[in-house]
Molecule: c-di-GMP-I riboswitch aptamer
Organism: Nitrospirota bacterium
RNA sequence: UCCCGAAAAAGGCAAACCCGUUGUGAAGCGGGGACGCAAAGCCACGGGUCAGUGAGCUGCUGAUAGCCGGGCUACCGAA
Numbered sequence: 001u002c003c004c005g006a007a008a009a010a011g012g013c014a015a016a017c018c019c020g021u022u023g024u025g026a027a028g029c030g031g032g033g034a035c036g037c038a039a040a041g042c043c044a045c046g047g048g049u050c051a052g053u054g055a056g057c058u059g060c061u062g063a064u065a066g067c068c069g070g071g072c073u074a075c076c077g078a079a
Stems, first nucleotide, its partner, number of pairs: 004077002012037002017032006035066001041072003045069003048064006
């Protein structure tokens, strides 16, 4: 350094739900709140799921990274 994730240390993020707000919608953002997470940091590349639209179903547009895979980066350091 790479793989890996034991023990600790320093920390980090934030599900459901509630309030406000944006959006046709899925859902996003802010505040509260913690189910959990060793990448629950970033990326819509592939698959899945969700929403809108449509010719009658082969598509288009969007969402989801905390659905899976993949790519990039990263704290600590046992076997």